[in-house]
Context: one part of a larger RNA
RNA sequence: GAUUGAACGCUGGCGGCAUGCUUUACACAUGCAAGUCGAACGGUAACAGGGUGCUUGCACCGCUGACGAGUGGCGAACGGGUGAGUAAUGCGUCGGAACGCACCGAGUAAUGGGGGAUAACGCAGCGAAAGCUGUGCUAAUACCGCAUACGCUCUGAGGAGGAAAGCGGGGGAUCGUAAGACCUCGCGUUAUUCGAGCGGCCGACGUCUGAUUAGCUAGUAGGUGAGGUAAGAGCUCACCUAGGCGACGAUCAGUAGCGGGUCUGAGAGGAUGAUCCGCCACACUGGGACUGAGACACGGCCCAGACUCCUACGGGAGGCAGCAGUGGGGAAUUUUGGACAAUGGGCGAAAGCCUGAUCCAGCCAUGCCGCGUGUCUGAAGAAGGCCUUCGGGUUGUAAAGGACUUUUGUCAGGGAGGAAAUCCUUAGCGCUAAUACCGCUGAGGGAUGACAGUACCUGAAGAAUAAGCACCGGCUAACUACGUGCCAGCAGCCGCGGUAAUACGUAGGGUGCGAGCGUUAAUC
Repeated sequence: GAUUGAACGCUGGCGGCAUGCUUUACACAUGCAAGUCGAACGGUAACAGGGUGCUUGCACCGCUGACGAGUGGCGAACGGGUGAGUAAUGCGUCGGAACGCACCGAGUAAUGGGGGAUAACGCAGCGAAAGCUGUGCUAAUACCGCAUACGCUCUGAGGAGGAAAGCGGGGGAUCGUAAGACCUCGCGUUAUUCGAGCGGCCGACGUCUGAUUAGCUAGUAGGUGAGGUAAGAGCUCACCUAGGCGACGAUCAGUAGCGGGUCUGAGAGGAUGAUCCGCCACACUGGGACUGAGACACGGCCCAGACUCCUACGGGAGGCAGCAGUGGGGAAUUUUGGACAAUGGGCGAAAGCCUGAUCCAGCCAUGCCGCGUGUCUGAAGAAGGCCUUCGGGUUGUAAAGGACUUUUGUCAGGGAGGAAAUCCUUAGCGCUAAUACCGCUGAGGGAUGACAGUACCUGAAGAAUAAGCACCGGCUAACUACGUGCCAGCAGCCGCGGUAAUACGUAGGGUGCGAGCGUUAAUC
């Protein structure tokens, strides 16, 4: 000199854009942060509508819109947080072969016929509660056989094995009292192949300090066989061999998430790893598996432990390193805000619902950037202050006075863009028996804004609403007076102060920076 997630002191007008628990991975009151689908299902607790009965204000009917609880599906493994652990099971770069994949895209072949249950619910019972038990009824895209098998798996190559589920829209002929059969379209389901992207595994090289850590290692190193996994492998086991690593630093100890980057520097390098992006690890502490395409699972389960809470003392409940917020720690770090309008995510055919992701607003000069606090004129060089050699000098064109301007602020009026998709109507094409339905392309139309009447524009009045901080001995830009008298004090270094202190304190003046200025801490 540059820099900071800074803090402290004094001061403080506005705007834009960013940032904001670096300390106790300390403990947490309260609210919210993951739901959704009735176009899978039996149904109907609530609301609205309709119908029936009538005793006219009530009963009944799931009939319709819808829908609590329940069965079922998908999601909950993403998104969000934190950096405790980890010196290599990590990360970075470059490679590799023995693997998997729900949703998505492309293709091939199917979607036939049956069965038995169970929740909800009813009844009975236990418990303070959390919750639980018995019995009876019932549905499905829940569950289980049978049939079939292009491709698939196994194979001794003969053969053997293995699947499924329906739901919704529309409809001309035929059948049917009707429901519907039937046809067709869409969504699904099953098997399998390929793709896309994602993930698992392996290797090489690189990746802090200590030798006042020199030896370490028995599943250890390798082989054979078996098991296991989606998959290679001592991954696991039985047996055999006695190996393997190490001064090119093994082992041990300490410290630490890694990278893109960031800061500094001419560079080489050094330091660092907040915000944003990629990867990893963790979710009260330790362990474990279940479900599932995917977890050994932050807002799932089980066990143990510590802690907190409820209890009828028998037994139960909980996990903010999600967003706010509280206590505590600390020099120190924000609102218990608004909205799903946009972007994105989950579910759904869609309408839509959910979303503390996100977008916004609030707080803080924490940082960066921009603007302002007026402009021109004005010598009687006013008054006052300070100094003085008492002549004057200086503050100083500074003020006053005169003439203007109106950024910002205040008030008033106008007022974007973020919003065009989804949706509706319609033309053409495709599908089709079909001018239904549905899909694609195009045209037209309408709705939707948290921020917020925000940005911006116009007008009105009026210099009106707006300057401080540090320093002035040398380094280092800037000097005099008074007070004090080795006292009080200053100080980054040298050093000042013991009666004429440009070094302490105050004043006048000056210098530097300026909505900031200094100090402290830290890095280069």
A computed fold for a 524-nucleotide part of an RNA from Vogesella oryzae, annotated as small-subunit ribosomal RNA, 5' domain. The coordinates come from a structure-prediction model, not an experiment, and the mean pLDDT is 86. Its Rfam family is "Bacterial small subunit ribosomal RNA". Gene Ontology terms of the family: ribosome and structural constituent of ribosome. The organism belongs to Vogesella, within Bacteria.